[in-house]
RNA sequence: GGCCCGGUGGCUCAGUCGGUUAGAGCGCCGCCCUGUCACGGCGGAGGUCGUCGGUUCGAUUCCGUCCCGGGUCG
Repeated sequence: GGCCCGGUGGCUCAGUCGGUUAGAGCGCCGCCCUGUCACGGCGGAGGUCGUCGGUUCGAUUCCGUCCCGGGUCG
């Protein structure tokens, strides 16, 4: 350098035949429970969906570019 896969809360990941509210588990915070902690129960915060453009009435989703990570070929 060519080709392929991936990038979504702090972490690990779902969600793509474009559609009106972006989710789960763990973690974090508060309350309850407990003599305390843990466990358990209830509630909450936290994401401009890697960047910049394009298509569209509408993009996490489609197209292009670039960046990052992994694989593979030379």